[in-house]
Large-subunit ribosomal RNA, domain I from Flavobacterium daemonense, 534 nucleotides, folded computationally. The sequence was found in a public genome assembly. Taxonomically the source falls in Flavobacterium (Bacteria, Pseudomonadati, Flavobacteriia, Flavobacteriales). Rfam family: Bacterial large subunit ribosomal RNA. Rfam links the family to the GO terms ribosome and structural constituent of ribosome. Model confidence (mean pLDDT): 84 of 100.

Context: one part of a larger RNA
RNA sequence: GGCGCAUGGGGGAUGCCUAGGCUCUCAGAGGCGAUGAAGGGCGUGAUAAGCUGCGAAAAGCUGCGGGGACGAGCACACAUCGACCGAUCCGCAGAUACCCGAAUGGGGCAACCCGCUAUGCUGAAGGCAUAGCACACCGAUAGGUGGGCAAACCCGCUGAACUGAAACAUCUAAGUAGGCGGAGGAGAAGAAAACAAAAGUGAUUCCGUAAGUAGUGGCGAGCGAACGCGGAUUAGCCCAAACCGGACAUGUUACGGCAUGUUCGGGGUUGUAGGACCGCGACAUUUCAUGCACAAGGAACCGGAAGCUUCUGGAAAGGAGCGCCAUAGAGGGUGACAGCCCCGUACGGGCAACGAGUGUAAUGGAUAGCGGCAUCCUGAGUAGGGCGGGGCACGUGAAACCCUGUCUGAAUUCGGCGGGACCAUCCGCUAAGGCUAAAUACUCCUGAGAGACCGAUAGUGAACCAGUACCGUGAGGGAAAGGUGAAAAGAACCGUGAAUAACGGAGUGAAAUAGAUCCUGAAACCAUGCGCCU
Repeated sequence: GGCGCAUGGGGGAUGCCUAGGCUCUCAGAGGCGAUGAAGGGCGUGAUAAGCUGCGAAAAGCUGCGGGGACGAGCACACAUCGACCGAUCCGCAGAUACCCGAAUGGGGCAACCCGCUAUGCUGAAGGCAUAGCACACCGAUAGGUGGGCAAACCCGCUGAACUGAAACAUCUAAGUAGGCGGAGGAGAAGAAAACAAAAGUGAUUCCGUAAGUAGUGGCGAGCGAACGCGGAUUAGCCCAAACCGGACAUGUUACGGCAUGUUCGGGGUUGUAGGACCGCGACAUUUCAUGCACAAGGAACCGGAAGCUUCUGGAAAGGAGCGCCAUAGAGGGUGACAGCCCCGUACGGGCAACGAGUGUAAUGGAUAGCGGCAUCCUGAGUAGGGCGGGGCACGUGAAACCCUGUCUGAAUUCGGCGGGACCAUCCGCUAAGGCUAAAUACUCCUGAGAGACCGAUAGUGAACCAGUACCGUGAGGGAAAGGUGAAAAGAACCGUGAAUAACGGAGUGAAAUAGAUCCUGAAACCAUGCGCCU
């Protein structure tokens, strides 16, 4: 020096565990904010650095309800207090709530600085206290509203590139990502100027199918419908105008009025055209809001069955023996595996605020018919057209339909638009005003539950005081780190030692090679002893 065996050190793999995650289901909630939010700063404890709670009334104050013995959060020590005259704790409703922050009296390098007005101290202030003082919009005043934040979902405006086309320009990616604005618990859409085709359907939305079809396309890459059919859910309405009336203004007048305009009320709302107008007839039907009564449900919380003996063991829930309950054999805990030990579970009860819904009466609102058809009304810089674009599955094409930057520009029910160039016939519909639940989308959040999901290099970045430490001027980037034991019983006391280090005894414990660098404790690597070889 090598090999082997043994014993250790070192290290933290593996096994087991779970306090945390991940995905989904059902139900709830779907907002908070000038009554000052979200988020912070600074304070607040007898002692108090951090977290949590709270706010100068500061780990808290008040009322009501629950509960029934300990309590002063995490947090294990000491001290001092509180509590059966009911504390701590739990629920509901309140009070308080510094400073910054939309931040809003003005300013500002957020958590700071400085004012004005009124009132008071007060006679006075370079003082103190209380209240008010931003901007925009609506409104005569009074007053009201808005602003900001928030995960996704929704609508609008704006809008890429990488990429694909095996290069690349039309095209694609994609109206995606990103930016801006807006709304709601959903949003958007929506009651045919729709489809269809010789037969018919009857608002919208969503799902399945039609169908990767018809088409579109440097006819490349690709893009990609509709009709119809089957389902989910169903709901329909209101204005403008004609006409009538009130008020006001203007003009005019033979002062009786008349006309025009503005505004308010009635009326009226459609394709089998409807309405006004004229005539007839009627007070019906349905429905909504408000008041009162009842009321399912609804917080903390309460009741809630049934097991003993013996053996092994540190410990019984295990083995053995003999029982019991079950509308409860879900789950968790307890010194190993418990229906009957504990918490619970099934079931039953309790109940404030609130309260779906039901009933009732009154008031108020809304809602209908028949005939005539002369006249009047039925959404104008609109429909349509030219040029340039965009949207439609459809790239300008034979390109209809929808939107419009620009230039133009009708008709008026004997009207108008559409049915994929265009024309005729035929058919459908009634534009240029508006509202509308449900079926649909999503989950920052709350409750209950589930998993051929993870089990500490996994699962969230984060099981642990993590968006922390740390890095960066900044935007931003971003960790590592779980486990003694059933119970601290966490090693009194003695010794060695400079020692509060470390170690040896002693003691606890089932175990201390479970001793706090603490379950198990692999490998690399290091050491000691013994054997063999060189």